[in-house]
Context: one part of a larger RNA
Molecule: small-subunit ribosomal RNA, central domain
Organism: uncultured fungus
RNA sequence: UUGCAGUUAAAAAGCUCGUAGUUGAAUUUCGGGUGCGCCCGGUCGGUCUACCUAACGGUCAGUACUGAUUGGGCGUGCCUCAACUUUUGGGGUGCCAGUCUGCUCUUUACUGGGUGGGCUGGUGUGCCAAGACUUUUACUUUGAAAAAAUUAGAGUGUUCAAAGCAGGCUUACGCUUGAAUACAUUAGCAUGGAAUAAUAGAAUAGGACUUUGGUUCUAUUUUGUUGGUUUAAGGACCAAAGUAAUGAUUAAUAGGGACAGUUGGGGGCAUUAGUAUUUCAGGGCUAGAGGUGAAAUUCUUGGAUUCCUGAAAGACUAACUACUGCGAAAGCAUCUGCCAAGGAUGUUUUCAUUAAUCAAGAACGAAAGUUAGGGGAUCGAAAACGAUUAGAUACCGUUGUAGUCUUAACCAUAAACUAUGCCGACUCAGGAUCAGUGGACGUUCUUUAUGACUCCAUUGGCACUGUAGGAGAAAUCAAAGUUUUUGGGCUCUGGGGGGAGUAUGGUCACAAGGCUGAAACUU
Repeated sequence: UUGCAGUUAAAAAGCUCGUAGUUGAAUUUCGGGUGCGCCCGGUCGGUCUACCUAACGGUCAGUACUGAUUGGGCGUGCCUCAACUUUUGGGGUGCCAGUCUGCUCUUUACUGGGUGGGCUGGUGUGCCAAGACUUUUACUUUGAAAAAAUUAGAGUGUUCAAAGCAGGCUUACGCUUGAAUACAUUAGCAUGGAAUAAUAGAAUAGGACUUUGGUUCUAUUUUGUUGGUUUAAGGACCAAAGUAAUGAUUAAUAGGGACAGUUGGGGGCAUUAGUAUUUCAGGGCUAGAGGUGAAAUUCUUGGAUUCCUGAAAGACUAACUACUGCGAAAGCAUCUGCCAAGGAUGUUUUCAUUAAUCAAGAACGAAAGUUAGGGGAUCGAAAACGAUUAGAUACCGUUGUAGUCUUAACCAUAAACUAUGCCGACUCAGGAUCAGUGGACGUUCUUUAUGACUCCAUUGGCACUGUAGGAGAAAUCAAAGUUUUUGGGCUCUGGGGGGAGUAUGGUCACAAGGCUGAAACUU
């Protein structure tokens, strides 16, 4: 591992990419004929048994014996189609043909038959040796090998047993049996199989086979000897011709790409708008205004608050706004323009395994925080004050710094939650909705095309309702189902509560801190 769990009990990395790793669609020899052996059955006979019959003959029985025929299964050969490595040398052997020869039978006759032996030729098979080449593994079968003790286990009355390897029989002269066997997993060796899983091959043919020719290298044997040339033989390379069914598997409700019309509050840059808030300016009237549970701090005849008219600033984007959309997540909502990107849908397009998930590594990552600028309307940590209160370092109120906004850089965490990893398959019913596509009587605009409604079907989304012959501790869940009837692929994480996400070390960061991450002790 088989064989745990991960919504809420401990536990899915915030999200995406991604190398190593792991895993990965289907397809290529299937079949047909036939022989033998074994097993099981059916049909038709014969023998055996019993009965009937005067006889012919008939009936009956089965773990009986036996023959024919037929069907099925298993094993093992052969043929077809496939494939089988090949060369040389040695010695051996089977079959066929020829020839020589021994024995024996036979014949008029080496005439013919049988049985041996030698040689030659052809053909097949196995052994030994030496070359030339060969796709390579995993897997599985069998065997050899693999200390003993141990374990399992056979035999055996240690008096039983744990043990031990003894023992048993007899007239005690002697005779005689044991001390088995199994298991022994990885690796290695040998061997049969060829399903399954990898791997390689012929696409710019530098491909296979055959033949011929050329270039070049080697120099063993035979031509009486020596030398030379050629040939034969063996490498390598090149060219030509011929032979062949000459050589490219599908096109995965896998994936990528192209194209088309779309779609979205997806992203970036610029542009534009809206009201509110605060401040300022001008004008009006006046004694209060604020604020609260009640008050006070606070502002006010130097005119507050309030009303009207304008201006400026910075922020934000109401209603529409939804169990709606887009985005990997974080997140995204005024108008318009530009830029590149994405999904889904459609297609009688293309490539052909290109894929899935992912240690290392990388991009993005709310808010807060940090650095340097800008900006500072609102709100507002800290701080101050007023209240409340036993106290009130709070809740309430009035001020108010950092911050909140933006640019350039860091930080890398959240109840970053659907507390639910990603990919793939299957398993209920239903009606809505968003996007695309195909279609349909109908309504409307302008008269048709288009649009916009209505309806049907279909792909893909965000969800919902009901149900459960499923699951669950339950809450509940169409996934949290298809799980003790346990295995689709891949990654990550958890193992009682605290100590503790602490200490220490490492590493990253300007810092704050992040990532990694214990133990003693306690319960």